[in-house]
The RNA shown here (Lysine riboswitch aptamer) has 157 nucleotides and comes from uncultured Eubacterium sp. The coordinates come from a structure-prediction model, not an experiment, and the mean pLDDT is 76. The source organism's lineage runs through Bacteria, Bacillota, Clostridia, Eubacteriales and Eubacterium. Of the family's consensus pairs, 100% are formed in the model. It matches the Rfam family "Lysine riboswitch aptamer". From the family's description: Riboswitches are metabolite binding domains within certain messenger RNAs that serve as precision sensors for their corresponding targets. Allosteric rearrangement of mRNA structure is mediated by ligand binding, and this results in modulation of gene expression. This family includes riboswitches that sense lysine in a number of genes involved in lysine metabolism, including lysC.
RNA sequence: GUAGAGGUUGCGUUAUAAAUUAGUAGCACAUUGGAUACUACCAGGUAUAUGAAGAUGUGUGAAAGGCAUUAACGCCGAAGAGAGAUAAGAGGGUAAAUUAUUUCUCUGGGCAUAUGGUUAAUAAUCAUAUGACUGUCAUCGCCAGAUGGAGAGCUAC
Numbered sequence: 001g002u003a004g005a006g007g008u009u010g011c012g013u014u015a016u017a018a019a020u021u022a023g024u025a026g027c028a029c030a031u032u033g034g035a036u037a038c039u040a041c042c043a044g045g046u047a048u049a050u051g052a053a054g055a056u057g058u059g060u061g062a063a064a065g066g067c068a069u070u071a072a073c074g075c076c077g078a079a080g081a082g083a084g085a086u087a088a089g090a091g092g093g094u095a096a097a098u099u100a101u102u103u104c105u106c107u108g109g110g111c112a113u114a115u116g117g118u119u120a121a122u123a124a125u126c127a128u129a130u131g132a133c134u135g136u137c138a139u140c141g142c143c144a145g146a147u148g149g150a151g152a153g154c155u156a157c
Stems, first nucleotide, its partner, number of pairs: 001157004007076001010075006026060007036047003040094003079107010108134002111131008136149005
C1' cells in the first nucleotide's frame, strides 16, 4: 500500500410508512377581563376602549421535528461526543439555534440497569457509571481457563 474480519440488533444516510405529536397549536362565536400583544434584544410596522393579553364554554381543527417496519445506498473511526477555528445563517441591525469544512481530546462493539441532558413522550438519542456478553492482540497456564491492553489496533499478501 491492497484486500478482509467483529454483528443478522455492526455504523451512518435517504425514501416510504403506520402510530404518536393531539382533540394540542391555530381559527370562529359567546361570557369574563380591562391594556397590551406580535421571538432574545433594538429599530420599524400591524392590531387594539368599535375592547389587547389572559381565563372559561361551544364548534372546527393542523403542521414540523423525532420514531416501529420496509427498501435502497455508502461503509468497518464505520460513527458518536466535547472544546476551538473559518464560512454561511430571514427581514433593517446584533445575537443564538442550525449547516458545511477543519484542528485537538475521548470511545473496540452492541445490550441491560441507574443518574442526568434533549424531546410532547415512558419512544428514540446523547453523556457518565456499573454489570455480564462478544471480537481482537499480549502474557500466564494443570490448555478447563485467567489477567491485561486498545482500532494510528488485528489478520492475509